[in-house]
RNA sequence: GGGCCCGUAGUUCAGUGGUAAAACGCCGCAUUCGCAUUGCGGAGGCGGGGGUCCGAUUCCCCCCGGGUCCA
Numbered sequence: 001g002g003g004c005c006c007g008u009a010g011u012u013c014a015g016u017g018g019u020a021a022a023a024c025g026c027c028g029c030a031u032u033c034g035c036a037u038u039g040c041g042g043a044g045g046c047g048g049g050g051g052u053c054c055g056a057u058u059c060c061c062c063c064c065g066g067g068u069c070c071a
Stems, first nucleotide, its partner, number of pairs: 001070007010024003018054001026042005047063005
C1' cells in the first nucleotide's frame, strides 16, 4: 500500500429498509433483623461525515478505530 471481516447500552451480543431485543451489570420498590437470593418496575445504545430513499442501525462513498490475509 491492497483484499476481506467487524464497530449497536457499562460488558457480551441479536436485529440487515418502517418507532432497536435480550442476558449480566446499575437504580428503585417488595421480601429479610441485616446481607444474599427471588419477584416487580426503571434509566441507559446504532463510531464520524456525506449520498440514495417517503423513510437508513440496515444500501452506497469517504474517514476513524480494531482483527485477519497478501505484498
RNAcentral holds the sequence, with entries from ENA. A computed fold for a 71-nucleotide RNA from Candidatus Sungbacteria bacterium RIFCSPHIGHO2_01_FULL_54_26, annotated as transfer RNA. Its Rfam family is "tRNA". Rfam describes the family as follows. Transfer RNA (tRNA) molecules are approximately 80 nucleotides in length. The coordinates come from a structure-prediction model, not an experiment, and the mean pLDDT is 84. Lineage of the source: Bacteria > Bacteria candidate phyla > Candidatus Sungiibacteriota.